A computed fold for an 83-nucleotide RNA from a Candidatus Buchananbacteria bacterium, annotated as transfer RNA. Its Rfam family is "tRNA". Rfam's curators write: Transfer RNA (tRNA) molecules are approximately 80 nucleotides in length. Rfam classes the family as a transfer RNA. It was read from a public genome assembly. Its mean pLDDT, the model's own confidence on a scale to 100, is 80.
RNA backbone atom coordinates (compact mmCIF):
# COMPACT_ATOMS: atom_id res chain seq x y z
C1' N A 1 0.00 0.00 0.00
C1' N A 2 -4.23 -3.53 -1.03
C1' N A 3 -8.28 -6.91 0.83
C1' N A 4 -11.66 -8.69 4.79
C1' N A 5 -14.07 -8.16 9.59
C1' N A 6 -15.46 -5.28 13.93
C1' N A 7 -16.94 -0.43 16.72
C1' N A 8 -24.14 -0.21 20.71
C1' N A 9 -24.73 2.15 28.65
C1' N A 10 -19.00 1.47 33.45
C1' N A 11 -17.81 -3.94 31.04
C1' N A 12 -19.45 -8.29 28.04
C1' N A 13 -23.36 -8.68 24.72
C1' N A 14 -28.72 -8.80 22.26
C1' N A 15 -31.78 -5.80 18.97
C1' N A 16 -34.02 -12.18 13.58
C1' N A 17 -32.05 -7.82 7.68
C1' N A 18 -35.27 0.13 7.81
C1' N A 19 -40.60 0.93 12.00
C1' N A 20 -40.73 1.71 20.59
C1' N A 21 -32.45 1.10 21.00
C1' N A 22 -30.09 -1.08 25.12
C1' N A 23 -32.94 -7.72 26.38
C1' N A 24 -29.75 -10.85 29.40
C1' N A 25 -25.35 -11.19 32.39
C1' N A 26 -21.35 -8.68 35.22
C1' N A 27 -20.07 -4.37 38.02
C1' N A 28 -21.77 -0.27 41.07
C1' N A 29 -25.49 2.41 44.48
C1' N A 30 -29.49 1.94 47.92
C1' N A 31 -32.86 -1.27 50.55
C1' N A 32 -34.61 -6.19 52.62
C1' N A 33 -32.74 -10.56 55.27
C1' N A 34 -28.61 -11.26 59.49
C1' N A 35 -26.09 -9.98 66.13
C1' N A 36 -22.79 -8.69 61.97
C1' N A 37 -21.09 -10.25 57.25
C1' N A 38 -21.25 -13.51 52.95
C1' N A 39 -24.86 -15.68 49.88
C1' N A 40 -29.81 -14.59 48.23
C1' N A 41 -33.88 -11.20 46.97
C1' N A 42 -35.93 -6.16 45.43
C1' N A 43 -35.28 -1.26 43.19
C1' N A 44 -32.13 1.91 40.50
C1' N A 45 -27.80 2.80 37.34
C1' N A 46 -26.11 7.20 29.22
C1' N A 47 -25.40 12.86 28.64
C1' N A 48 -27.34 18.22 29.19
C1' N A 49 -30.57 20.93 33.36
C1' N A 50 -30.70 21.19 40.94
C1' N A 51 -35.35 17.91 39.80
C1' N A 52 -39.71 16.71 36.67
C1' N A 53 -41.05 17.76 31.80
C1' N A 54 -38.39 18.02 27.47
C1' N A 55 -34.29 17.54 24.14
C1' N A 56 -29.85 14.77 22.59
C1' N A 57 -27.56 9.89 22.23
C1' N A 58 -25.52 3.12 18.54
C1' N A 59 -16.93 5.51 16.77
C1' N A 60 -17.10 10.84 13.72
C1' N A 61 -19.29 13.37 9.56
C1' N A 62 -22.42 13.37 5.23
C1' N A 63 -26.15 11.03 1.95
C1' N A 64 -30.74 8.01 0.60
C1' N A 65 -35.67 7.59 2.96
C1' N A 66 -41.89 9.52 5.75
C1' N A 67 -38.55 6.78 8.92
C1' N A 68 -31.43 4.34 9.52
C1' N A 69 -27.62 0.64 14.90
C1' N A 70 -29.38 -1.56 10.09
C1' N A 71 -28.46 0.78 3.25
C1' N A 72 -24.46 4.12 0.56
C1' N A 73 -19.85 7.38 0.79
C1' N A 74 -15.51 9.58 3.43
C1' N A 75 -12.60 9.54 7.81
C1' N A 76 -10.89 7.50 12.78
C1' N A 77 -9.75 3.23 16.01
C1' N A 78 -9.03 -2.12 16.74
C1' N A 79 -8.25 -7.22 14.76
C1' N A 80 -6.91 -10.59 10.66
C1' N A 81 -4.82 -11.65 5.73
C1' N A 82 -1.65 -10.51 1.20
C1' N A 83 2.59 -8.05 -0.80
RNA sequence: GCCCGAGUGGCGGAACUGGUAGACGCGCACGACUCAAAAUCGUGUAGGUACCCCCUGUGAGAGUUCGAUUCUCUCCUCGGGCA

About this RNA:
The source organism's lineage runs through Bacteria, Bacteria candidate phyla and Candidatus Buchananiibacteriota.